This is a predicted structure of a 1448-nucleotide RNA (small-subunit ribosomal RNA) from a metagenome. Its Rfam family is "Bacterial small subunit ribosomal RNA". The sequence is in RNAcentral, with records from SILVA.

């Protein structure tokens, strides 16, 4: 930066959708390290347990422990004295107990003392900081910028003073009682830096409307003063020479405190401009409201509260009032920016503490871990009561897609308390977990082709995976192991020195030196040693969008972001190799911005795509004409404050780099306030005409409103005339008429519209306005340039007007006519057609208020080639006719220019401004809900849910139309003969069956494929059988009694079996000795397929269609798809061919070139002809001289090639020639002449392409399936089956016939496995025979309708022949399923075919035989051939099918 996606294709419009970047994410799959971040986004749910507020003995008694010191005491122990008891013992002696005394000693208790520790209470700070959170709050809550002359401020800093004297309590504690417990009460008695009383007091505060002076708009407020009255306080710790004193101490220093000011500094309170989401389907809101006078609270202003007075205030589009939604910012992410989203960490700030309400301390709360009441919850309880608040760290439950350690340490850095050590500190410093995000390393480098193995894949040759690996060489980042080691440490504090205060070497306090103090930490970094060792995955791969094959599946499973893939060859599904992207991550989901200029200020647009209000009038609002002077709000420049720090961007440093951090700078595009300037805007004064508007003369005109008048047609009624219809319609009927219509004449009566004039002509603002006449009205044009002096232009709300059609209510009511009834039409017909008709159409007061209310085009204003026609006016010129100028209106047509294209073009859709409506995919939706309005009926204003990728708009090519123009064809029309009705053939359908093999199914299948199904054919069925095969190739091995022929048995037969017989070729050998070839055997490759797919293919074929058309190079036109050419005028069978054109050329069709047929010349002459001559023969007649002779006729022979044929070559037909029409053309029409005239007749020859038209079963081919079978080979049996339908033919229903009888005339064919002659035989198919014939020779072979003779006479017949009996022939191994012929008997239907269809314009139709392919026989089929031989065509309306031109 753009891409995909509406269409056949195209250009516009428009949405949808991708490609980017981000995240406090989540989830698949994978997952080595290490930095630095970050992490409860949902239930402001509940919440175990443990931490998160303390300190301070140098404020206070008192209490305890240590410890030193005075003292009393008490108990113990041990020595020593002497007493006394004494287990045991026979004693002797004895273990031991006791009291006393002396001495020591050690302990316990109370007194003092000396040094420390502890600590429950009194009392001070501290809890109001930190830390959490985002519920609530649309507000001065947040952000910025001001103001407080209307406040406040522990604690800290500075400056003054001060700091006197006194008294009284109550906790602790004693003791008594209460209670389950938390607590609680009575008495007793105590101390302070708690508390109270005096006193002293300044610049404090008050009061003198107290003086002066400054500053402010003002109220005020500040600075000095004068007088009076009010208010203070606490002591604690350490030193001390001299003085007092008994002693405490006084006293003096020094430190911390205290108290009252007056001063910084710092929080904080208020209050004020600007900013700050969405909803009008919230438009009116408010009573303490809004203001004022007292008061009362407060630190302070203030309805912040109260009384009392007044009715006010807010807002109307600059959105009150209500809903809804949100903690605000600095930033953050995107963006090119503008803008759009966002507010997680971090920072500032508000808000909140289970829910709601309170105030009390206090310098600050109306307090997260203070107190009170209500309430939910959860827990204790002994039932009477009590406790409790994790939105502090951590950690649990739940709810969720989803967010961590119940960790260590106060070492740092920060805070509370202290004099100070120092205690606390879930702040904080670190740590754990999480690939959550950024950032940085790494999973080896270097050689290394036998391109191994192995996957894929293949056209079998290869090719890729792949130098990738194995393998050599090296490194050692990471890891493991062991050593070593920086920096966070600097304070305070101790100690030494020293200076200063001081009377001091005590205290304090500054400086300098030394010491101390590390959770992290077995850090970071550095060494060494091992050794490639321990480390890659994700997701794409049809387009977008880098990157492709095989395989499976087979509209199935399944992908999909859009478009969209899969229905047997899927580059889109699923795996697979290969490939691409990125990489310890890759995808996917979700969500923000972007691309999207898709809400557009930069930077959109509304005549057909979404989008001009129906139309006006006209408030608010926006915008405005020339000139001058002031002003300085808007704008310019400068200067000054602030914009908090991070963050961004520069430079720059510290971590090996980065991430991350640190410094410096620059920016924060803002507010604010101050100088200057005065073009423009604005604001004020003041002038001007040119915009606007009025005056004044002149016009035109279906402009409204009202009333009065006319005529013509309709209909009616009423009278004459007068008769059967009349009216309708595509035809008809309903209906109207004999009760007298319809037509005709008169006269009368209603209501309604107003012919011609009448014109893209007038008028109106739109809707709209049409007879004449008058009265009121209104807009507008022309001219004169008097007058005013910007008075203007747009125009939400708002008001008015507003076609029909409806709607109330009264009239009216000819005609017409929704609804309604009828008759038609039709499958039906709630239409369209007729015949009636009510509402309605009219009027006169209302209402409704909308139309494809339309130029689908808002108003204003100015500019920008003209050409032509109307119209209204006005000047000039001209005798007139006119003809020029000009200002207004109404078309046309056209340049630039605009537009997507159509078109629009001075009446703009074109250049510009101003103001107003209004659009923002397509359905849902001109719709529901709600407000308004309406008597309704309904109108205005107007969503969403769900759904789709598209919806549109011009234009282009084609095809399509019960659109148009033009031409053509047996298309129709005029004919002639068939089909459809019968019998049978014959093909398909249905059916049946073991099979009735398979294909072909409008036209373009159905006598097709099949020019021959008894068997073979054969593809199908039923049984038997073979398995390298009935057939080809190679490869390997084997085999001499080998290949081969094969006999018994077996069978239906293939087959099976195997007796006997038995070999060739070349080369070499003594030799069948040995090789090799042919042939055999196995055995593996393979053959085999009438199996599938004609929607994988080739080649062939049908149709359109023997229709006149289909293209292409260059030009030239269009933005483009395309168009031109190839269209138009003629003409033609024909895009034949002329003529004319932005076209000029060419190609493939067209036509001619070929082959026949007709006409003639030349040449050729057997086998072909025989006119003519000649020889013969035979029969006849005549004549005879009876030898024989002429003639006629048939035949043979020869001469001969005239003829007619045979087949070569050539002539001839070309609108060439005459008249006529036409554009002096192209051609037509006639007419000479010709065997033939206008492509002479009939062939072959089929343009681009269309039906996925047909055929895998003619062959050939790609896939895919089968391989003891879907292959091959036998026997049978079927394709011939039969209730039916259908197609194509054949015989016929008869007399233009039938039979029998006789008599002619062809053409083009065929033939040795063949065609077959005479002659015989048989009634007849045929037998017999054998002559001649590889054929212009023989032969099939007879041509049959015709003609002539004769019989039949209209009938189921002497028509007609089907079916059936019986008897035969001829093919053939074989005729029963199933063959053709013959011949005898019998002798069905059928007496010209309903609707509908068919073919054919002349040698044709229609009729009549012949031949020939297939073929052993089997032809009503089909392919040619020849004979007899016709009506018709007026003409293209119509049915059908083509053509060329326009249209929708």
């Nucleotide at each position: 930066a753009g891409a995909g996606u509406u269409u056949g294709a195209u250009c516009c419009u428009g949405g949808c959708u991708c490609a980017g970047a981000g995240u406090g994410a989540a989830c698949g799959c994978u997952g080595g390290c290490g930095g630095c971040g970050u992490g409860g986004a949902u239930u402001a749910g509940g919440c175990a347990u443990g931490c998160a507020a303390g300190u301070c003995g140098u404020g206070c008694g008192a209490u305890c422990c240590u410890u030193u010191u005075u003292u009393g005491g008490g108990c113990u122990c041990u020595g020593c004295a002497g007493u006394u008891c004494g287990a045991c013992g026979c004693a002797a002696g004895a273990a031991g107990a006791a009291a006393u005394g002396c001495a020591g000693a050690a302990u316990c208790c109370g007194u003092u003392u000396u040094a420390g520790g502890a600590u429950a209470g009194c009392g001070g700070c501290a809890a109001a900081c930190g830390g959490g959170u985002g519920a609530g709050g649309a507000a001065c809550a947040c952000g910025u910028g001001a103001g407080u002359a209307a406040c406040u401020u522990u604690c800290c800093c500075c400056u003054a003073a001060g700091u006197c004297a006194g008294a009284c309590u109550u906790a602790g504690c004693u003791u008594c009682g209460u209670g389950a417990a938390a607590a609680c009460g009575g008495a007793g008695g105590u101390a302070a830096u708690a508390u109270c009383u005096g006193a002293u007091g300044g610049u404090a505060u008050c009061a003198c409307u107290g003086a002066u002076g400054g500053c402010u708009u003002a109220a005020g407020u500040c600075a000095u003063u004068g007088u009076g009255a009010u208010u203070a306080a606490a002591g604690g710790c350490a030193g001390g020479g001299a003085c007092c004193g008994c002693a405490a101490g006084g006293c003096c220093u020094g430190c911390c405190g205290c108290u009252c000011a007056g001063g910084g500094a710092u929080g904080g309170g208020c209050u004020c401009g600007c900013g700050u989401c969405c909803u009008a389907u919230c438009a009116g809101c408010u009573u303490g409201u809004u203001g004022g006078u007292g008061a009362g609270g407060u630190a302070a202003u203030g309805g912040c509260u109260c009384a009392c007075c007044a009715a006010g205030g807010c807002u109307u589009u600059u959105g009150a009032c209500g809903g809804g939604u949100a903690g605000c910012u600095g930033g953050u992410c995107u963006g090119a920016g503008a803008g759009g989203a966002u507010g997680g960490u971090c920072a500032g700030c508000c808000a909140c503490a289970c829910u709601g309400g309170g105030a009390c301390u206090g310098a600050g709360a109306c307090a997260c871990u203070g107190c009170c009441c209500a309430g939910a919850c959860u827990c204790c309880u002994a039932c009477g009561g009590g406790a409790g608040g994790c939105u502090g760290c951590a950690g649990u439950c739940g709810a969720g897609g989803a967010u961590a350690u119940u960790u260590a340490g106060c070492a740092a850095u920060g805070g509370g308390c202290g004099a100070a050590a120092g205690c606390c500190u879930g702040a904080c410093u670190a740590u754990g977990c999480g690939a959550c995000g950024c950032c940085g390393c790494g999973u080896g480098a270097g050689g290394g082709a036998u391109g191994a193995a192995g996957g894929u894949u293949u056209u079998c040759g290869g090719a890729u995976c792949u130098u990738a690996a194995a393998c050599c060489u090296c490194u050692u980042u990471u890891g493991u192991u062991a050593g070593g080691a920086g920096a966070g440490a600097a304070a305070c504090c101790u100690c030494u020195g020293u200076c200063a205060u001081a009377a001091a070497u005590a205290g304090u306090g500054g400086c300098a030196g030394a010491g101390c103090u590390g959770a992290c930490g077995g850090u970071a970094c550095c060494u060494a040693a091992c050794g490639a060792a321990u480390a890659a995955g994700c997701c794409a791969c049809g387009g977008c969008c880098a990157a492709c094959u095989c395989c499976g599946u087979g509209c199935c499973a399944g992908c999909a972001g859009c478009c969209g893939c899969g229905g047997u060859a899927a580059u889109a599904c699923g795996g697979a190799g290969g490939u691409g992207g990125c990489g310890a991550g890759c995808g996917u989901u979700a969500c923000u911005c972007g691309g999207a200029u898709u809400c557009a200020u930069u930077g959109g647009g509304u005549g057909u795509a979404a989008a001009g209000g129906g139309c006006a009038a006209g408030u608010a609002g926006g915008c405005g004409g020339u000139c001058u002077c002031a002003u300085g709000g808007g704008u310019g420049a400068g200067g000054g404050g602030u914009g908090a720090a991070a963050u961004c961007u520069u430079c720059u440093g510290a971590c090996u780099c980065a991430a991350u951090c640190g410094g410096a700078a620059a920016a924060c595009u803002g507010c604010c306030u101050u100088u200057c300037a005065a073009a423009c805007u604005a604001u004020g004064a003041g002038a001007c005409u040119u915009g606007a508007g009025g005056a004044u003369g002149g016009g035109a005109g279906a402009g409204g409103a009202a009333a009065a008048u006319g005529g013509a047609a309709u209909u009616c009624u009423c009278g004459g005339u007068g008769u059967a219809a009349g009216g309708g319609u595509g035809a008809a009927a309903u209906c109207u008429g004999u009760g007298g219509a319809u037509a005709u004449c008169g006269a009368g009566a209603a209501g309604a519209a107003c012919a011609c004039c009448g014109g893209c002509g007038g008028c109106g603002a739109a809707g709209g306005c049409g007879g004449u006449u008058u009265u009121c009205u209104g807009g507008u044009c022309c001219a004169u340039u008097c007058c005013u002096g910007a008075c203007g232009c747009u125009g939400a709300a708002u008001u008015g007007c507003g076609a029909a059609a409806g709607c109330u209510a009264g009239g009216g009511u000819a005609g017409c006519g929704a609804a309604c009834a009828g008759a038609a039409u039709u499958a039906g017909a709630u239409a369209c057609u007729c015949u009636g008709g009510u509402a309605g159409u009219c009027c006169u007061a209302g209402c409704u208020g909308u139309a494809a209310a339309c130029g689908a085009u808002g108003a204003g204003u100015a500019c920008u080639a003209g050409g032509u026609g109307u119209u209204g006016g006005u000047c000039u010129c001209u005798c007139g006719c006119g003809a020029g100028a000009u200002c207004g209106g109404c078309g046309c047509c056209g340049c630039a220019g605009c537009u997507a294209a159509c078109g629009c073009a001075u009446u703009a859709a074109g250049u510009a401004c101003u103001c107003c409506a209004c659009c923002u995919g397509g359905g849902g939706a001109c719709u529901a809900c709600g407000a308004c309005c309406g008597c309704a009926a309904g109108g205005u204003u107007a969503a969403a849910a769900c759904u789709c990728a598209a919806a549109g708009g011009a234009a282009u090519u084609g095809a399509c139309g019960g659109g148009g123009a033009c031409c053509c064809g047996c298309a129709c029309a005029a004919g002639c003969g068939g089909u459809g009705g019968a019998c049978c053939a014959u093909g398909u359908g249905g059916u049946u069956c073991a099979a009735u093999u398979c294909g072909a199914u409008g036209c373009u299948a159905c006598g097709c494929g099949a020019a021959a199904a008894a068997c073979c054919u054969c593809a199908c069925c039923a049984g038997g059988a073979c398995u390298u095969g009935a057939c080809a190739u190679g490869u390997a091995a084997g085999a001499a009694g080998u290949a081969g022929u094969g006999a018994a048995c077996u069978g239906a037969a293939a087959g099976g079996g195997g007796a006997a017989c038995g070999a060739c070729c070349c080369g070499u050998u003594a030799a069948g000795u040995c090789g090799g070839g042919a042939g055999c055997u196995u055995a593996c490759a393979c053959a085999g397929g009438u199996g599938c797919u004609g929607c994988a293919u080739g080649g062939c074929u049908g149709u359109c269609g023997u229709c006149a058309g289909c293209u292409c190079g260059u030009g030239c036109c269009g933005u483009g798809a395309g168009a031109u050419g190839u269209u138009g005028g003629g003409u033609u069978a024909a895009g034949u061919c002329c003529c004319g054109c932005a076209a000029c050329g060419a190609g493939c069709g067209c036509a001619a070139c070929c082959a026949u047929u007709a006409u003639c010349u030349c040449u050729u002459g057997u086998u072909g002809c025989u006119a003519u001559u000649u020889a013969u023969u035979u029969a006849c007649a005549c004549c005879u001289u009876c030898g024989g002779g002429u003639g006629u006729a048939a035949g043979u022979a020869a001469a001969g090639c005239a003829c007619u044929c045979u087949a070569g070559a050539g002539a001839g037909a070309c609108u060439g020639c005459c008249u006529g029409g036409u554009u002096u053309a192209a051609c037509c029409a006639g007419g000479a002449g010709g065997a033939a005239g206008g492509u002479g007749g009939a062939g072959a020859u089929g343009a681009c392409g269309u039906c996925a038209a047909g055929u895998c079963a003619g062959u050939a081919c790609g896939g895919c399936c089968u391989u003891u079978a879907u292959g091959u080979c036998c026997u049978a049996g079927g394709c011939u089956a039969c209730a039916c339908a259908c197609g194509u033919g054949u015989u016929a229903c008869a007399a233009u016939g039938g039979c029998u009888g006789g008599u002619a005339c062809a053409a083009a064919g065929g033939g040795u496995u063949g065609c077959c002659a005479a002659c015989c035989c048989g009634c007849g198919a045929g037998g017999g025979g054998g002559a001649g014939c590889u054929a212009a020779u023989c032969u099939c072979a007879a041509a049959a309708a015709a003609c002539c003779a004769g019989c039949c006479u209209c009938a189921g017949u002497u028509c007609a022949g089907a079916a059936u009996g019986g008897a035969g022939u001829c093919u053939g191994a074989a005729a029963u399923u199933u063959g053709a012929c013959u011949c005898c008997a019998u002798g069905a239907a059928g007496u010209u075919g309903g609707a509908g269809u068919c073919g054919c314009u002349a040698g044709u139709a229609a009729u009549g035989g012949c031949a020939g392919a297939u073929c052993a026989g089997c032809a009503c089929g089909c392919u040619g051939c020849c004979g007899u031989g016709a009506a018709u065509a007026c003409g293209u309306u119509c049915c059908c099918g083509g053509g060329u031109c326009u249209u929708g």